[in-house]
Context: one part of a larger RNA
RNA sequence: GAUUGAACGCUGGCGGCAGGCUUAACACAUGCAAGUCGAGCGGUAACAGGAGAAGCUUGCUUCUCGCUGACGAGCGGCGGACGGGUGAGUAACGCGUAGGAAUCUGCCUAGCAGGGGGGGAUAGCCCGGAGAAAUCCGGAUUAAUACCGCAUACGCCCUUCGGGGGAAAGAAGGCCACUUUAUAAGCUUUCACUGUUAGAUGAGCCUGAGUGAGAUUAGCUAGUUGGUAGGGUAAAGGCCUACCAAGGCGCCGAUCUCUAGCUGGUCUGAGAGGAUGAUCAGCCACACUGGAACUGAGACACGGUCCAGACUCCUACGGGAGGCAGCAGCAACGAAUAUUCCGCAAUGGACGAAAGUCUGACGGAGCGACGCCGCGUGCAGGAUGAAGUCCCUCGGGAUGUAAACUGCUGUCAGGGGUUAGGAAGAUCUGACCAGCCCCACAGGAAGCACUGGCUAACUCCGUGCCAGCAGCCGCGGUAAUACGGAGAGUGCAAGCGUUGUUC
Numbered sequence: 001g002a003u004u005g006a007a008c009g010c011u012g013g014c015g016g017c018a019g020g021c022u023u024a025a026c027a028c029a030u031g032c033a034a035g036u037c038g039a040g041c042g043g044u045a046a047c048a049g050g051a052g053a054a055g056c057u058u059g060c061u062u063c064u065c066g067c068u069g070a071c072g073a074g075c076g077g078c079g080g081a082c083g084g085g086u087g088a089g090u091a092a093c094g095c096g097u098a099g100g101a102a103u104c105u106g107c108c109u110a111g112c113a114g115g116g117g118g119g120g121a122u123a124g125c126c127c128g129g130a131g132a133a134a135u136c137c138g139g140a141u142u143a144a145u146a147c148c149g150c151a152u153a154c155g156c157c158c159u160u161c162g163g164g165g166g167a168a169a170g171a172a173g174g175c176c177a178c179u180u181u182a183u184a185a186g187c188u189u190u191c192a193c194u195g196u197u198a199g200a201u202g203a204g205c206c207u208g209a210g211u212g213a214g215a216u217u218a219g220c221u222a223g224u225u226g227g228u229a230g231g232g233u234a235a236a237g238g239c240c241u242a243c244c245a246a247g248g249c250g251c252c253g254a255u256c257u258c259u260a261g262c263u264g265g266u267c268u269g270a271g272a273g274g275a276u277g278a279u280c281a282g283c284c285a286c287a288c289u290g291g292a293a294c295u296g297a298g299a300c301a302c303g304g305u306c307c308a309g310a311c312u313c314c315u316a317c318g319g320g321a322g323g324c325a326g327c328a329g330c331a332a333c334g335a336a337u338a339u340u341c342c343g344c345a346a347u348g349g350a351c352g353a354a355a356g357u358c359u360g361a362c363g364g365a366g367c368g369a370c371g372c373c374g375c376g377u378g379c380a381g382g383a384u385g386a387a388g389u390c391c392c393u394c395g396g397g398a399u400g401u402a403a404a405c406u407g408c409u410g411u412c413a414g415g416g417g418u419u420a421g422g423a424a425g426a427u428c429u430g431a432c433c434a435g436c437c438c439c440a441c442a443g444g445a446a447g448c449a450c451u452g453g454c455u456a457a458c459u460c461c462g463u464g465c466c467a468g469c470a471g472c473c474g475c476g477g478u479a480a481u482a483c484g485g486a487g488a489g490u491g492c493a494a495g496c497g498u499u500g501u502u503c
Stems, first nucleotide, its partner, number of pairs: 001503002004500001006499005013375005020367001028329001030328003035078003040075002043071002047069003050065007085286003094211002097208004103203002108199007116150001118148002126139005156165003170191006212258003219249003224246008261283004265276004288309005311322004339365001341364003347361001348359004378408004388399004412444001414439005421433002447492005452473003458487005468475002
């Protein structure tokens, strides 16, 4: 000099953009953050409409009917493995880079083939029971795109090449004749379904060399290293098991200990390098602590399940409930870090045929000069150089065209009006923000540090090695440009200084 997720002191007008618990991965009150589909199903708790019935107060009340819009709870499907948070652990194929072969992949795209015929249950509802509750048990009955067989299967899987095994589900709209309505059947369109082959996307696995410190850590290792056989996995493999062999790693640093998420990048520097890994992006790991599997295309699953533990809460003492490292917020730690805000209008996501619903992702607003950038705090004239203040050799000098005063302007802030754009997409759709026009008034808007040298900027008073200053050299013991105050000056400026960090 540059730098910063900064903090502290004094001060503080506006706007744009960006960023805001670096500490206790400490504990959390409250609300919200993952639902959706009635065009899969049986249905009807609530709301609205319609129809019917009853009562009368003749336009209201009650009851019935799923008939319609819809829809609580339930079965079923898809999604809760994404998105969001954090950096505790991890010195590791974790990450970055370059390769590899023994794999899987819902939704999506393309191709081929198929969608035949049956069955038994179970939620819900109803009845009964246990319990304080959480919740649970028994009986009767019922549906499906839920579940299970049978048939068929080019291709698919297994095979001793003879053969063997294995699927599926319907829904909505439209049309039509029988037979007048209505329904079924049929035809058709769309969506969904089954098998399989490719693709795309995503994911799992292996390897080379790279990726901190310590030798005041020198030896480490028994599933250890390799083989055979088997098991297991989507898949190679001591991944696991049995048997056999005795190997494997290490001063080119094994093992142990400490520290640490890695990278693109960021800061600095002419570069080489050094330091760093907030925000944004990629990967990894974690979700109160430890362990485990289930479901599923995908998890060993933040707002799922089970077990154990610590903690908190409820309890009728028998038993139960919970997990903010999601968004706000609270307590605590701390030098220190924000609103229990608005909206799904945009972008994106889940579900849905769609309308749409949900979305603390996201878009915005709020708070704090935390940072960067921009603007303003007026402009022109104005000397008898007013007053005040400071200095003085008492003549005067400085503040200083500065003020007053005169004229002008209106950025920003203030008041009123109006309307683009963000809206894609014919109509419609803006939480929030901006622009333009008019009005009045110089009014509402300057501080901070420094002035001995380094280092730009000097005099007076007070103090008297005291009080104090100080980054280094050093100032202060009676004339202090170095302490404190005043005047003047210098430097930056909505900031200025100090402290800390890195180069």

Small-subunit ribosomal RNA, 5' domain from an uncultured prokaryote, 503 nucleotides, folded computationally. The coordinates come from a structure-prediction model, not an experiment, and the mean pLDDT is 85.